This is a predicted structure of a 77-nucleotide RNA (transfer RNA) from Candidatus Kapaibacterium sp. It matches the Rfam family "tRNA". It is annotated as a transfer RNA.
RNA sequence: GCGCCUGUAGCUCAAUUGGAUAGAGUGUUGGAUUCCGAUUCCAAAGGCUGGGGGUUCGAUUCCCUUCAGGCGCGCCA
Numbered sequence: 001g002c003g004c005c006u007g008u009a010g011c012u013c014a015a016u017u018g019g020a021u022a023g024a025g026u027g028u029u030g031g032a033u034u035c036c037g038a039u040u041c042c043a044a045a046g047g048c049u050g051g052g053g054g055u056u057c058g059a060u061u062c063c064c065u066u067c068a069g070g071c072g073c074g075c076c077a
């Protein structure tokens, strides 16, 4: 330098191959339970879907660009 893959809640991952309000587990906070804690149960908060632009009535999903990470190939030495 070229190609491919990944990026979604603090962390690990979904989202039925474009459809309306983006969810789950874990963690965090509050409460219940307990003499206290652990466990268990209930509830809540937490997201510009990496950034920007485009297509569309409608985008996490499609296209372009850019950033970060990973893999392969190549060039120089």
Stems, first nucleotide, its partner, number of pairs: 001073007010026004019057001028044005050066005
Its mean pLDDT, the model's own confidence on a scale to 100, is 83.